[in-house]
Molecule: c-di-AMP riboswitch aptamer (ydaO/yuaA leader)
Organism: Paenibacillus sp.
RNA sequence: ACUUUACCUACGCUUAAUUUCCAGCCUUUGGGCAGGAAAGCGGGGGAACCAGUCUUUUGGGGCGAAUCAUUCACAGAAUGUAGGGUACCAUCUUACCCGAGUCCGUCAGCUAACCUCGUCAGUAGUGGAUGGGUCUG
Numbered sequence: 001a002c003u004u005u006a007c008c009u010a011c012g013c014u015u016a017a018u019u020u021c022c023a024g025c026c027u028u029u030g031g032g033c034a035g036g037a038a039a040g041c042g043g044g045g046g047a048a049c050c051a052g053u054c055u056u057u058u059g060g061g062g063c064g065a066a067u068c069a070u071u072c073a074c075a076g077a078a079u080g081u082a083g084g085g086u087a088c089c090a091u092c093u094u095a096c097c098c099g100a101g102u103c104c105g106u107c108a109g110c111u112a113a114c115c116u117c118g119u120c121a122g123u124a125g126u127g128g129a130u131g132g133g134u135c136u137g
């Protein structure tokens, strides 16, 4: 000096998944477990009008970026792909990565009022150019 691995670092990053308040039980007094409410953010159902004119087991539909194709030919895997992510925003370019899973239960187009649900989980991360913005000196 380079490469690899591990640990730390949570101002951060993916995601809707953040903030505040009230209050209970246990306790080895370090802490652990469980509950309620509000704000913010996000999802679903639900008229008229519009859309649809055929649909209905070839079931159908929702959340999500996560859909589709081909091949090997049980399984399962591989190669791509719509789409998505990477420290303020947009455009172009470049590198790396994801491209899952799951729910409803025969049923739902849009949809004002209205009704209803969630607020988890994971994680050490590319740069460049142009323009705009913010902060500091």
Base pairs, nucleotide, nucleotide: 012123013122014121018039019038020037021036022035024033025032026031040119041118042117043116044115045114050109059107060104061103062102063101068080069079070078071077072076083098084097085096086095088132089131090130091129092128093127